[in-house]
This record gives sequence, C1' cells and structure tokens, in this order.
RNA sequence: AACGAUAAAGGCAAACCCGGUGAAAACCGGUGACGCAAAGCUAUGGGUCUAACACCUUCCGGGGAGGGAGGUUAUGACUGCCAGGCCGCCGAAU
Repeated sequence: AACGAUAAAGGCAAACCCGGUGAAAACCGGUGACGCAAAGCUAUGGGUCUAACACCUUCCGGGGAGGGAGGUUAUGACUGCCAGGCCGCCGAAU
C1' cells in the first nucleotide's frame, strides 16, 4: 500500500410513523434499525426523480383577461445508483 475478520473501540441510519419547510422531487428534526468499511465530504461526468417558472399543442372563453388538459425543458433535487475528486478510524489472514 492492497485487502477487509463472526476482532476491538467507536460511527452512520433505510422503510414506517410524528412535527416542520417546499409547487413537487426532496430536505430538516424526532422516533426507529433495513443495511453500511467510507452509508464521511463534494452534483464534476453518467444516471434517476421533480416541473413552480418558461415554451409548445389543445380545450373553455365572442375576442381578451383568466383557467383546464397534455407535452418539452433544470435553473430544483438525489452521493444509501455507478464512476471521479478530497479527507479518514482499526489491523487478523493474505
């Protein structure tokens, strides 16, 4: 340094539920442990999720204003999807 044990000391915390924020995805706190050797940090590449705003189609509306439905799109989000970057505890076997 690779590697990762039915080792030791510690750590994190999925789902559900409760409270809060948000248009939503999702996030924060509590509870709770499915799991995790980087499940520590980072949206840089891929991927995934969302679509408020914007745009397109269409409908209602005499025309507008306004609204309904469908679609496209991150500038929104996810690091517990895969890579990359940064940092890092322990030490059996090999």